[in-house]
Context: one part of a larger RNA
RNA sequence: GAGUAACGAUAAUGCGGGUGAAAAACCCGCACGCCGAAAACCCAAGGUUUCCUACGCAACGUUAAUCGGCGUAGGGUGAGUCGGCCCCUAAGGCGAGACCGAAAGGUGUAGUCGAUGGGAAACUGGGUAAAAUUCCAGUACUUGGUGUUACUGCGAUGGAGUGACGGAGAAGGCUAGAUCUACCGGGUGUUGGUUGUCCCGGGGAAAGUAUGUAGGCAGAGAGCUUAGGCAAAUCCGGGCUCUUAAUGUCGAGAUACGAGACGACCGGUCUUUGUACCGGAAAGUGAUUGAUGCCAUGCUUCCAGGAAAAUCUUCUAAGCUUCAGGUAACACCGAACCGUACCGUAAACCAACACAGGUGGGUGGGGAGAGAAUCCUAAGGCGCUU
Numbered sequence: 001g002a003g004u005a006a007c008g009a010u011a012a013u014g015c016g017g018g019u020g021a022a023a024a025a026c027c028c029g030c031a032c033g034c035c036g037a038a039a040a041c042c043c044a045a046g047g048u049u050u051c052c053u054a055c056g057c058a059a060c061g062u063u064a065a066u067c068g069g070c071g072u073a074g075g076g077u078g079a080g081u082c083g084g085c086c087c088c089u090a091a092g093g094c095g096a097g098a099c100c101g102a103a104a105g106g107u108g109u110a111g112u113c114g115a116u117g118g119g120a121a122a123c124u125g126g127g128u129a130a131a132a133u134u135c136c137a138g139u140a141c142u143u144g145g146u147g148u149u150a151c152u153g154c155g156a157u158g159g160a161g162u163g164a165c166g167g168a169g170a171a172g173g174c175u176a177g178a179u180c181u182a183c184c185g186g187g188u189g190u191u192g193g194u195u196g197u198c199c200c201g202g203g204g205a206a207a208g209u210a211u212g213u214a215g216g217c218a219g220a221g222a223g224c225u226u227a228g229g230c231a232a233a234u235c236c237g238g239g240c241u242c243u244u245a246a247u248g249u250c251g252a253g254a255u256a257c258g259a260g261a262c263g264a265c266c267g268g269u270c271u272u273u274g275u276a277c278c279g280g281a282a283a284g285u286g287a288u289u290g291a292u293g294c295c296a297u298g299c300u301u302c303c304a305g306g307a308a309a310a311u312c313u314u315c316u317a318a319g320c321u322u323c324a325g326g327u328a329a330c331a332c333c334g335a336a337c338c339g340u341a342c343c344g345u346a347a348a349c350c351a352a353c354a355c356a357g358g359u360g361g362g363u364g365g366g367g368a369g370a371g372a373a374u375c376c377u378a379a380g381g382c383g384c385u386u
Base pairs, nucleotide, nucleotide: 013031014030015029016028017027018026032383033382034381035380040363041362042361043360046343047342050341051075052074053073054072055071056070060068061067080141081140082339083338084337086119087118088117092113093112094111098107099106100105122139123138124137125136126135142335143334144333145332146331147330148329149328150327151326152325153320154319158315159314160313161312166302167301168300169299172295173294174293177289178288179287180286183202184201185200186199187198188196208257209256210255215250216249217248218247219244220243221242222241223240224239225238226237228236229235262284265280266279267278268277269276270274303306349358350357365377366376367375368374
């Protein structure tokens, strides 16, 4: 220079009450404004206690601060079913023997790791200051072991099937959701009118079990035979014969049970007037619309022809065949370990900052609209720290 520029989106504040030494900024209330395919909610990554409560205001906060993601202390993350671990493999890594190399080392078979993929099973309500598909209540499901009973050809690291998959397009059946509604509860006007075809609020519900529908797919059953499936096979594949028009399988949704609760609201309690605690509780029906969700890894079509392995089902080999093993029912027992707080389009992650930048997935209501555009708005969240 200069007490000058600046104080980081022009979404916006005002009033009353409280606390306090002190209040534009903290808390409560009433208005107003902003977002609303987001500036809301749920996950992943990453962060690592920032979460909740009490006390505090030196520093941090671009101002003040009684406030805080700040300081100090205490508290908080509960799982057979969610995710991991586990079983399985992909790209890729490592790699016994092996091959190559002067060495270091390189390549690579068997194998062993490796999810971003495949593989068993849980929902609704309540509730904490802070956790919940984890706690509690109710109602379920899966899998393993042991025992009893009944029946019985069981047996794999091998064979076969399944798992098992691309793009585009079209039609159908449904559901979530939405909008009304029978019905239920309340109101009835301080301003010209408003007891009415008036106004306000509610009008909702899971997994599971039973049923096997709309529909998709495969013709189905029996017998004989067999150069294939590295051996075997009653399995799969090939061939022949007979019977028959149905049979099998997958499959949303609806319906019944589950059903007790929940529920607008009402009443009570108080040193505490609070997002407090306790108790009670009405109606809960039908219609229209309707998905980008489900049936559906379906159907049609196209060429560029679109993972693997385990699980599961079945077949036999060695072997066992008074046993063991297998199937079914019932009973009892088990299901360990790790993660779980909080932020997560952000003041908590990546950017030196409480930085107008960047950051994957899911849900995404109403009016107008072709629409996830745009404007207004619900739930919810904010008014961007002078």
Molecule: large-subunit ribosomal RNA, domain III
Organism: marine metagenome